[in-house]
Context: one part of a larger RNA
RNA sequence: UGACGGGGGCCCGCACAAGCGGUGGAGCAUGUGGUUUAAUUCGAUCAACGCGAAGAACCUUACCGGGGUUUGAAAAGCAAAGGCUACCCUGUGAAAGCAGGCUUCCCUUUUGGGACCUUUGUACAGGUGCUGCAUGGCUGUCGUCAGCUCGUGUCGUGAGAUGUUGGGUUAAGUCCCGCAACGAGCGCAACCCCUGUCCGUAGUUACCAGCGGAUAAUGCCGGGGACUCUACGGAGACUGCCGACCUUAAAGUCGGAGGAAGGUGGGGAUGACGUCAAGUCCUCAUGGCCCUUACAUCCCGGGCUACACACGUGCUACAAUGGUCGGAUCAAUGGGACGCAAGACCGCGAGGUGGAGCCAAUCCCUAAAACCGAUCUCAGUUCGGAUUGGAGUCUGCAACUCGACUCCAUGAAGUCGGAAUCGCUAGUAAUCGCGUAACAGUAUGACGCGGUGAAUACGUUCCCGGGCCUUGUACA
Numbered sequence: 001u002g003a004c005g006g007g008g009g010c011c012c013g014c015a016c017a018a019g020c021g022g023u024g025g026a027g028c029a030u031g032u033g034g035u036u037u038a039a040u041u042c043g044a045u046c047a048a049c050g051c052g053a054a055g056a057a058c059c060u061u062a063c064c065g066g067g068g069u070u071u072g073a074a075a076a077g078c079a080a081a082g083g084c085u086a087c088c089c090u091g092u093g094a095a096a097g098c099a100g101g102c103u104u105c106c107c108u109u110u111u112g113g114g115a116c117c118u119u120u121g122u123a124c125a126g127g128u129g130c131u132g133c134a135u136g137g138c139u140g141u142c143g144u145c146a147g148c149u150c151g152u153g154u155c156g157u158g159a160g161a162u163g164u165u166g167g168g169u170u171a172a173g174u175c176c177c178g179c180a181a182c183g184a185g186c187g188c189a190a191c192c193c194c195u196g197u198c199c200g201u202a203g204u205u206a207c208c209a210g211c212g213g214a215u216a217a218u219g220c221c222g223g224g225g226a227c228u229c230u231a232c233g234g235a236g237a238c239u240g241c242c243g244a245c246c247u248u249a250a251a252g253u254c255g256g257a258g259g260a261a262g263g264u265g266g267g268g269a270u271g272a273c274g275u276c277a278a279g280u281c282c283u284c285a286u287g288g289c290c291c292u293u294a295c296a297u298c299c300c301g302g303g304c305u306a307c308a309c310a311c312g313u314g315c316u317a318c319a320a321u322g323g324u325c326g327g328a329u330c331a332a333u334g335g336g337a338c339g340c341a342a343g344a345c346c347g348c349g350a351g352g353u354g355g356a357g358c359c360a361a362u363c364c365c366u367a368a369a370a371c372c373g374a375u376c377u378c379a380g381u382u383c384g385g386a387u388u389g390g391a392g393u394c395u396g397c398a399a400c401u402c403g404a405c406u407c408c409a410u411g412a413a414g415u416c417g418g419a420a421u422c423g424c425u426a427g428u429a430a431u432c433g434c435g436u437a438a439c440a441g442u443a444u445g446a447c448g449c450g451g452u453g454a455a456u457a458c459g460u461u462c463c464c465g466g467g468c469c470u471u472g473u474a475c476a
Base pairs, nucleotide, nucleotide: 001476002475003473004472005471007470008469009468010467011466012465013464015460016459019424020423021422022421023420026316027315028314029313030312031311032310033309034307035306042052043051063302064301065300066299067298068297069296072124077122078121079120080119081118082117083116088101089100090099091098092097104115105114106113107112126291127290129289130288131287135285136284137280138279139278140276142274147186148185149184150183151182152181153162154161155160166177167176168175192268193267194266195265197235198234199233200232201231202230203229207224208223211222212221213220238262241256242255243254244253245252318417322376323375324374325373326372327371334365335364336363339358340357344353345352346351383414388409389408390407391406392405393404394403430452431451432450433449434448435447436446
C1' cells in the first nucleotide's frame, strides 16, 4: 500500500421489511446431469441448464453403420498426353458411383494455336482434428457500481503519501465550503433515439367539422384543410418564480404557484482503470502440433427425438372473480409477389374449390379478455385435460423411427403444493390476446405490440451485494 475480520461509523440497492403473483407437489413441453447406445456430435457449470440452436423427418450434421472417390465438392500454378467434354440415352445400383453409347466451339497458312474439358505427374487443396493455458476479434461478470488515474508542487531515507481526506449535499469523486496543494484525463451528467404538451409547414392512400349529393348502409361522391393522424422543423423544464429550512454564507432539501410535464418527466442506447490464464480455435481470423487412399470428401440409412432416475426453465390446471352456449363490438406493432389473400361455394372441422384486390397509410393477414343474456350449483363435476383407439387435413421426393393441426371416442394425475426459493415500486405486477424473425412444414421458446389494470413501502435492527472513512492483523 492492499486484502481480510462472526471490528466500528456513515450510505445505497425489490437487499430485507410491507404487499401482489409465482416456483418447489400434478400432467405435459423444453434444456441439463446420469444411464443406455453402433451413435445417442460438440461446447457451456456463481456469470451453464427454452444457452450457442432466429426453428435436427432428408438436408442441416459435425456422430454411427454400410456403399463409394483419391489433385479430390470449390480455388489455383506448372509439365506431358488427348479431344472420348457438356446435354441426351442405356446397363447396374438404395443412391453416390461405376461401365458404355452419342456427340465440341473460335481463329487458321489446315501445320497448328486458343477456349473449355478429360487423363497422368507434381507442387498443393481439405480437416466443425488438438491446444481459448500460444493468440486476434467478440462476449460474460463485479456493475450503470462511482469509482480509476496523471502532470507539476509539497512531505517522507524509502515503499509511498498528499490531491481523492474533512464539514455539508447528491442518483453520482454531483456540487458547495474548508484545506499544501494547484490543475488535468478516463468514468458521472449532458450531447443521441423513442415517448408525453403545443405551434408552424404539408394534405394522399390518412381525416370529415361545416356545405351539397347519393345509398338498405358505409368519407361512398363533389368538396374541405378545421380536427385526428402522418413526418419534417421549432417551442417547452432551467430549482427559472414564491415561502420555509440549512447556515456567517453556499451547494442543497421540503412545500407551493403556474404548467401537458417539476426537480434526472418516463424508457432506451451508452459499461471507466481493471478482476476471473472467465467463455469462445464449432461464426470468423490465426501461431504451433497432428491427419493426407484419410482425422479429407460423396451417398443411403440410422442417431442427435433413447429412459430406472435427479435438477433447471416454462405451459396447462386443480375451478363459480369459474366452465359451456348464444349475442353484440373495441387495438397496436409488424408482414405480404417463391407472397398476403377478401366476398362466394363445399366440409362438423383442420381445410378445400375459386380468385376480387394488393409491389400496399389504398387491398389482405386482423384480436382476446372485458360487456349483455342463458345454463351448470360445489361434485374429481358440464372442473381438468394427459393418455390411448379410430378417421382425416396440410406441408413436403418422403411424416415408420420422428411433423403440426382437425373430428369422434377415451377421460389419467391434480382439490392450491414440505423444507426452501424467485419476480415485481406504476401504466409496473397480474391478466388477455396479436405480430415478427428463422422457416416448405414444425413455438408452451425468443424478440416485440397493444387491451384491462392493482396492492404496498412504518422503516434500515437483521439476511445478501456494493461504496466511503477508520481500526486490528503471526496474511501478500
Molecule: small-subunit ribosomal RNA, 3' major domain
Organism: metagenome